[in-house]
Context: one part of a larger RNA
Molecule: large-subunit ribosomal RNA, domain II
Organism: Cafeteria roenbergensis
RNA sequence: GCCAACAAGUUAAAACAUAUAGCAAGCUUAAUUUUAAAAGUAGGCGUAGAGAAAUCGAGUUCGAAAGAAUGUUAAAGUUAUUUGUUUUAGACCCGAAACCAAGUGAUCUAACUAUGAGCAGGUUGAAGUUUUUUGAAAGAAAAAUGGAAGGCCGAACCCGUAUCUGUGGCAAAAGAUUGGGAUGACUUGUAGUUAGGGGUGAAAGGCCAAUCAAACUUGGAGAUAGCUGGUUUUCCGCGAAAUCUAUUUAAGUAGAGCGUCUUUGUAUUUUCGAUAUCUGGGGUAGAGCUCUCGAUGGGUGCGGGGGGCUUCGGCUUUACCAAGCUCACUGAAACUACGAAUACGGAAUAUUUGAACAAAGGCAGACAGACUUUGGGUGCGAAGAUCCUAAGUCAAGAGGGAAACAGCCCUGAAUGCAUAAUAAGGUCUCUAAUUUCUAUUGAGUGAUAAAGGCUAAAAAACUCGAGGAUAAUCAAAAGGUAAGCUUGGAAGCAGCUAUCCUUGAAAGAAGGCGUAAUAGCCCAUUGAGUAAGAGUUUUUUAUCCGAUAAUGUAUUGAGGCUAUAUAGAAAACCGAAUUAGCAUAUUAUUUUAUAUAAUGGUAGCGGAAUGAAGUAUAUAUCUAAACAGUUAAAUUGAUAAAUUUAAUUAAGAUUUUACUUAUAAGAAUGUUGGC
Numbered sequence: 001g002c003c004a005a006c007a008a009g010u011u012a013a014a015a016c017a018u019a020u021a022g023c024a025a026g027c028u029u030a031a032u033u034u035u036a037a038a039a040g041u042a043g044g045c046g047u048a049g050a051g052a053a054a055u056c057g058a059g060u061u062c063g064a065a066a067g068a069a070u071g072u073u074a075a076a077g078u079u080a081u082u083u084g085u086u087u088u089a090g091a092c093c094c095g096a097a098a099c100c101a102a103g104u105g106a107u108c109u110a111a112c113u114a115u116g117a118g119c120a121g122g123u124u125g126a127a128g129u130u131u132u133u134u135g136a137a138a139g140a141a142a143a144a145u146g147g148a149a150g151g152c153c154g155a156a157c158c159c160g161u162a163u164c165u166g167u168g169g170c171a172a173a174a175g176a177u178u179g180g181g182a183u184g185a186c187u188u189g190u191a192g193u194u195a196g197g198g199g200u201g202a203a204a205g206g207c208c209a210a211u212c213a214a215a216c217u218u219g220g221a222g223a224u225a226g227c228u229g230g231u232u233u234u235c236c237g238c239g240a241a242a243u244c245u246a247u248u249u250a251a252g253u254a255g256a257g258c259g260u261c262u263u264u265g266u267a268u269u270u271u272c273g274a275u276a277u278c279u280g281g282g283g284u285a286g287a288g289c290u291c292u293c294g295a296u297g298g299g300u301g302c303g304g305g306g307g308g309c310u311u312c313g314g315c316u317u318u319a320c321c322a323a324g325c326u327c328a329c330u331g332a333a334a335c336u337a338c339g340a341a342u343a344c345g346g347a348a349u350a351u352u353u354g355a356a357c358a359a360a361g362g363c364a365g366a367c368a369g370a371c372u373u374u375g376g377g378u379g380c381g382a383a384g385a386u387c388c389u390a391a392g393u394c395a396a397g398a399g400g401g402a403a404a405c406a407g408c409c410c411u412g413a414a415u416g417c418a419u420a421a422u423a424a425g426g427u428c429u430c431u432a433a434u435u436u437c438u439a440u441u442g443a444g445u446g447a448u449a450a451a452g453g454c455u456a457a458a459a460a461a462c463u464c465g466a467g468g469a470u471a472a473u474c475a476a477a478a479g480g481u482a483a484g485c486u487u488g489g490a491a492g493c494a495g496c497u498a499u500c501c502u503u504g505a506a507a508g509a510a511g512g513c514g515u516a517a518u519a520g521c522c523c524a525u526u527g528a529g530u531a532a533g534a535g536u537u538u539u540u541u542a543u544c545c546g547a548u549a550a551u552g553u554a555u556u557g558a559g560g561c562u563a564u565a566u567a568g569a570a571a572a573c574c575g576a577a578u579u580a581g582c583a584u585a586u587u588a589u590u591u592u593a594u595a596u597a598a599u600g601g602u603a604g605c606g607g608a609a610u611g612a613a614g615u616a617u618a619u620a621u622c623u624a625a626a627c628a629g630u631u632a633a634a635u636u637g638a639u640a641a642a643u644u645u646a647a648u649u650a651a652g653a654u655u656u657u658a659c660u661u662a663u664a665a666g667a668a669u670g671u672u673g674g675c
Base pairs, nucleotide, nucleotide: 001675002674003673004672005671006670011089012088013087014086015085016084017083019081020080021079022078023077026045027044028043032039033038049056050055059070060069061068062067092230093229095227099220100219101218102217103216104215110194111193112192113191114190115189116188117187118186119184121153122152123151124149128145129144130143131142132141133140134139157181158180159179162177163176164175165174196212198208199207200206233609234608235607236606237605238604243256244255245254246253247252258365259363260362261361262360263359264358265357266356271355272354273352274351275350276349277348278346279345280344286338287336288335292332293331294330296328297327298326299325300324303321304320305318306317307316308315309314369394370393371392372391373390375388376387377386378385399410400409401408414584415583416582417581419580420579421578425574426573427572428559429558430557434571435570436569437568438567439566440565446561452545453544455542456541457540458539459538460537461536462535463534464533473528474527475526476525478502479501480500483497484496485495508523511522512521513520585599586598587597588596589595610664612661613660614659615658616657621653622652629648630647631646632645633644634643635642636641
């Protein structure tokens, strides 16, 4: 992992509601006795309430009273059973870590006690002793002897430093190589002592039988778990919420809101909802600057700073700062002399091919929401961020589109069909369906992006133009003068000042290149001939550059496309579970008709059924002319399922109706077994 079997809302009591049944102003027994039946009336609920109570009573209590509070009129209960829920119990099932009690453990290991055992070989050579020498002595030196040491090297033995192997191993800690101690605080055999908040510990929270920040076994015990997981047949009707308030509350719970079922009521000529008309308040968007708080400039200049003078009292002055006032122009969620659209409230009338609405009671679920769009707060006008607001979708919603894609677009799936028309979106091929016309684009733009920049097309306005524009070509572009100053030089052209006059068709005391300075070359300006449009600005559309990321094209889904791109116009077509058509089922309504409408659905509420085991019905029925079971097929039913037939086999099965339940498995890292 697969298969099989087993595996989870039960039982008791009380309460509330529901349905059914009995009796009914009454209903009913409990213990107990006896048993087919009954007896038992103690007690309970109800029929009257008020008061703390005595007590009184359709009244009562409080009060001096007035009066107030609670009752009376309208009056049905009670007992049993069913179902739903609650409470108390293990209370749907499995699941802790823990807590407590009583015991069992020191054959592992820690320390200790008693009694035994073990340590090849080699090496160093302390004290002491002896002899000799020396010395007055104390002492010193040398040689020999001696054999100390938590000495040295190194086997047994003990340990476990480093690396490798091993890692379902040889092994729940080993093996190989290497290493530390090896006469000692050494190692070890046997027997014994210390026990769980206790021991032991050269102390690591170590060890106390592969278990230790409190062992193990049994019990309390089914501890508790607002937490996770699981919870077994079918069909039908309706169908949520992820909000508010409170909470030692935030993953829980309670009340409200939202769901469902029952009953009652309002309603069908109306009630509720929607729309239209009418009406109401507002202070948002916008706007504005009267008020409040800010921003900018001008005028005026209280006051302050700086300078000058001073008899220290002050006087005077200013390219400084600047209150207040004034003129102008402005900003505002916490500004308003203004002020919408929507939205919201209200009444009546009208329309409506909308159908609900309200109350009481039973049962809930839910109180982790997600994204998209509107208006906002926080944030960085960041976030698939977060919090409000108003809608939608998902959640609980399938189908088509967006290549793929809960939340986007279209559209709400009862069932069936070789059917038709459409939505969004598409129509070169993948891939169902397309053609025509007018423009644009040359960038594969289309098919990702900004400031900024180069262009193209179209439109509009203005200016010039046969009195000749614009462009190209030819010619002229001079003189006073090298203007004055400055300068080594400055001659149109380093710099400063000025920028005149003459000739003329026109020509700047010069717009640029150039020279050391001159020179030289263009330009402005003018003429000639040619010839019909030329130029400027603005707007719209379109392309390009700007352009850059990590496995491999990789920002059209691919092929590929110059249209199969973009803009506009026209006419077709394709395309969904939509709509229509035909057929069928169920439910509801009513006008009962081959009518109309409805039938997506999680949590959840309600309804109707199926199967399993057993009891009664049943001394029945079926069965050797073959039961049950098993295998296979066919048929029936909307399904759970049922029936029949055939084969096999050989002895029991239990239709119907009713009742009872240890009653339905695919999930629980479920349990057991098999493979």